[in-house]
Context: one part of a larger RNA
RNA sequence: UUAGCGAAAGGACAGAAAGACCCUUAGAUCUUUACUGCAUUUAUUUAUUGUACUUUUUUAUUUUUUUGUAUAGUGUAGGUGGUAACAAAUUAUUUGUAAUUUUGAAAGACCGCUCUUUAAAUAAAAAAGCACUAACUUUAUUUUUAUAGAAGAGAACACUUUAUAAUUGGUAGUUUUGCUGGGGUGGUAUCCUUUUAAAUUGUAACAAAGGAGUACAUAAGAUAAACUCAUAGAAGAUAGCUUUUAGUUGAGUGUAAUAGCAUAAGUUUAUUUGACUGUAAGAGCAACAACUCGAACAGAAGUGAAAGCUGGUUAUAGUGAUCCGACAAAUUUGAAUGGAAAAUUUGCCGCUUAACGAUUAAAAGAUACCUGAGGGAUAACGGCCUAAUUACUCUUAAGAGUUCCUAUUGCUGGAGUAGUUUGGGGCAUCGAUGUCGAUUCAUCAUAUCCUGAAGCUGAAAUUGGUUUCAAGGGUUCGGUUGUUCGCCGAGUAAUAUGGUACGUGAAUUGGGUUCAAAACGCCGUGAGGCAGUUUGGUCCUUAUCCUUCGCUAA
Numbered sequence: 001u002u003a004g005c006g007a008a009a010g011g012a013c014a015g016a017a018a019g020a021c022c023c024u025u026a027g028a029u030c031u032u033u034a035c036u037g038c039a040u041u042u043a044u045u046u047a048u049u050g051u052a053c054u055u056u057u058u059u060a061u062u063u064u065u066u067u068g069u070a071u072a073g074u075g076u077a078g079g080u081g082g083u084a085a086c087a088a089a090u091u092a093u094u095u096g097u098a099a100u101u102u103u104g105a106a107a108g109a110c111c112g113c114u115c116u117u118u119a120a121a122u123a124a125a126a127a128a129g130c131a132c133u134a135a136c137u138u139u140a141u142u143u144u145u146a147u148a149g150a151a152g153a154g155a156a157c158a159c160u161u162u163a164u165a166a167u168u169g170g171u172a173g174u175u176u177u178g179c180u181g182g183g184g185u186g187g188u189a190u191c192c193u194u195u196u197a198a199a200u201u202g203u204a205a206c207a208a209a210g211g212a213g214u215a216c217a218u219a220a221g222a223u224a225a226a227c228u229c230a231u232a233g234a235a236g237a238u239a240g241c242u243u244u245u246a247g248u249u250g251a252g253u254g255u256a257a258u259a260g261c262a263u264a265a266g267u268u269u270a271u272u273u274g275a276c277u278g279u280a281a282g283a284g285c286a287a288c289a290a291c292u293c294g295a296a297c298a299g300a301a302g303u304g305a306a307a308g309c310u311g312g313u314u315a316u317a318g319u320g321a322u323c324c325g326a327c328a329a330a331u332u333u334g335a336a337u338g339g340a341a342a343a344u345u346u347g348c349c350g351c352u353u354a355a356c357g358a359u360u361a362a363a364a365g366a367u368a369c370c371u372g373a374g375g376g377a378u379a380a381c382g383g384c385c386u387a388a389u390u391a392c393u394c395u396u397a398a399g400a401g402u403u404c405c406u407a408u409u410g411c412u413g414g415a416g417u418a419g420u421u422u423g424g425g426g427c428a429u430c431g432a433u434g435u436c437g438a439u440u441c442a443u444c445a446u447a448u449c450c451u452g453a454a455g456c457u458g459a460a461a462u463u464g465g466u467u468u469c470a471a472g473g474g475u476u477c478g479g480u481u482g483u484u485c486g487c488c489g490a491g492u493a494a495u496a497u498g499g500u501a502c503g504u505g506a507a508u509u510g511g512g513u514u515c516a517a518a519a520c521g522c523c524g525u526g527a528g529g530c531a532g533u534u535u536g537g538u539c540c541u542u543a544u545c546c547u548u549c550g551c552u553a554a
Stems, first nucleotide, its partner, number of pairs: 001554008010546003014541002022375006028367004034174005041166004047160001050132002053129009063120002068115001078114005085097006136154004177189003186206001190212006213356001214254001215313002221272007229250001231246006252261002255318001257316003276299004282293003288357001301310003324350002327347004332343002383427001384425003388422001390418006399409002436511001437509003441503001442500005449474003452469006476490005517535004521530003
């Protein structure tokens, strides 16, 4: 060196299972004061459903009965029509009521119709109650072949049924948004202003700052005219005000910011409604849908002496498509015809449809009992990049060190190194790279704990301090805790710091974390949840290759 045999498990991101964690997407099961149904239940009601009586209520009719008071007028005038006489006593007269007269809007006795009010009778209906038996329901008993009959019990209730209302996780179908330096929590989603934005325009981020969801008809709109502000100084008054000088915008402009505006768009006065109707050449912006500017024409107005100006406001926010529906108008259509209903056209109204280009009129949660499809498009371990943080080094040298920066100590600032901490990134891995600690076996670095060699010392000696060189060897045993760590005990020359997939589970363990069971506390209406606690809980692989070790042979 090769071969064989035997062993060990470091590697083949070994094998096994399209990762169970996480996210995306789809499902399932469960919950509830999510939404919408259905069954159930309850109430009323219809039918099955009949006979009497009592009470109450209501309505109607006929007969009778009762009622009607302003003032004036003898006085208790319901209204209206007819009519001039009527009644009683006595025997030709008398009395009374009327008419006449008076009063009043209306006049009377008598006869008729009628209104209001009261009571009774009759009829009908309804409700409640009581009773009946023949529907209907039911049965210890008896008869019987019997699902029939008799007898008994209940009874127009109940059962069943029609309609309406309420109730309803009992049950069913579903919903439960997106963005996101993983997801969740938080924030946010439309519009306006500035910066980022790189001197046209445009331009992103969970980038930096702020605003809007209107206001104004007693104009803050239109026209015409006049005026000049903020601030500072001077003079005179002295509560307020007047005069005067400077004053390019520092004031003001309903409101954020930016741009603009003293020829004013700012302030004041007068008159007013153009905050008009019908059109619109042409532009800007722009995927579309939208949005913005707009001379000019016709009509009818306001203001101004007039030329002219005026289709809201100095400009940029103050907003919402379509469908559906309400209202008004119209010389539109009108299913044989006339109408109507309905539609159409024009105007206007109803959305925090704010997840603001708006899924629906209408929708929340749990899953550790979970499942499928996928993802290294995306998290948790380790790796990788980075190095804010961390550790270490150098430098500066204020101060301390009696004096003296540098024996020792070292404010502040600066420059680096490392890749052991906490992070940031999300590059490889989700058709799997097994995760803390312990055990076993290690191996490396040196920024050295001991042992070794030196310098300086504020080194007398002893004991020290600090620095330089040095990795050969060494660097403990116990108690407690799952612990790493830490604390404690004992001794030691010393019990150093780190790397090795936070070395090492195809080497061991399985105490912790991190499935299914269960309990406590807290949270939740609940299903359930908790970097809260607690008890329990399957660790597979016969070694093909490389590697390492031993034996044998050539």